[in-house]
Molecule: SAM riboswitch aptamer (S box leader)
Organism: Bacteroidota bacterium
RNA sequence: GGUUUAUAAAGAAGAGGCGAGAGAACUGGCUCAAUGACCCUCUGGCAACCUACCGGAAACGAAAAGGUGCCAAUACCUGGUUCCGCUUUAAGCGGAAUAACUAUAAACA
Repeated sequence: GGUUUAUAAAGAAGAGGCGAGAGAACUGGCUCAAUGACCCUCUGGCAACCUACCGGAAACGAAAAGGUGCCAAUACCUGGUUCCGCUUUAAGCGGAAUAACUAUAAACA
C1' cells in the first nucleotide's frame, strides 16, 4: 500500500522550537495565519477501537493500566444519485437520505 467491519454534527490545553503558508485530493467558497498559523518536542487533557483487569451465561456494562487515535470551525461547507418544499416556469434556494472519497481502529492476506 490492499480487503473487510465499525465510527465520523460530542469532547479536549499550555510552553518551547521552526518560519510561511494551512485547513486529505481537485472545483467553488469560507475560515486560520508574522498578535507566528501548519508542523515538531515536552507536559497536560479528551475519548473508549483493541489488549489486560472487574461484573455478566452471553449480548453488554464499569473502569481507564497498556497499544493506538485525537485536542479551530459537522471530515469547515460544497460536488454524484434520489426524494421533499419554496419561488418561478429557465433555473435558483432550502431540507433529508444515500453513495463515493478521506480519516481512525481492529482483523486478514